[in-house]
Molecule: Group I catalytic intron
RNA sequence: ACUUGAGUUCAAGAUCACUUGGGUGCGUGUGGGGAAACCCGCACGAUAGAACUGCUCAAAUUCGGGGAACCCUUUAACAUGGCAAUCCCGAGCCAAGCCUUCGGGACAAACGCCUCGAAGGAAGGUGUAGAGACUAGACGGGCAGCACCUAAACCCCUCGCCGGGGCAUGGUGAAGGGAUAGUCCAGACCACAAACACUGGAG
Numbered sequence: 001a002c003u004u005g006a007g008u009u010c011a012a013g014a015u016c017a018c019u020u021g022g023g024u025g026c027g028u029g030u031g032g033g034g035a036a037a038c039c040c041g042c043a044c045g046a047u048a049g050a051a052c053u054g055c056u057c058a059a060a061u062u063c064g065g066g067g068a069a070c071c072c073u074u075u076a077a078c079a080u081g082g083c084a085a086u087c088c089c090g091a092g093c094c095a096a097g098c099c100u101u102c103g104g105g106a107c108a109a110a111c112g113c114c115u116c117g118a119a120g121g122a123a124g125g126u127g128u129a130g131a132g133a134c135u136a137g138a139c140g141g142g143c144a145g146c147a148c149c150u151a152a153a154c155c156c157c158u159c160g161c162c163g164g165g166g167c168a169u170g171g172u173g174a175a176g177g178g179a180u181a182g183u184c185c186a187g188a189c190c191a192c193a194a195a196c197a198c199u200g201g202a203g
Stems, first nucleotide, its partner, number of pairs: 001024008026045008052145006062091006071082002092126003098121008130185001132184005146173004152169001154166004190203001192200002
């Protein structure tokens, strides 16, 4: 700096601002991996600059489980109860693309290529919205491209070593989708439930 929850101000809502709890990148230190670029951790910190483009996919959206700060309630205090940003796990399931196997088709024919389908697999997703229904894309999956960084194998110079040069098949281009953008819907107030916070179903 970006993002998200809560609080303050206001009659109320939104935006801004401030305070505060998470997350992301950044800086410094440090451990590990790597030839390097860089990546994966941990601790601390604060202000300078940033985080590309095109095409393509839209399915599963289920059943369970664990952890959570700030804040609210209660308390003399601790404890308790709650809300919840969010961190995860098991089983099942899933679009396009990728890998393996099998079957059908096409070619005069075998194998291969191509094409259609099935099973298994790696990644990723779903599970994980304000209860929820639906649509679309992207900040998601896939494939390309572009910019930048590095230069191992390999190639060139050399008889060779050292040294020098070239090259990406190596990397970087953050996070937000625990519903983003929208359409709908729920909720808000009162009563009841030992009902404070909160939750519940019905009016």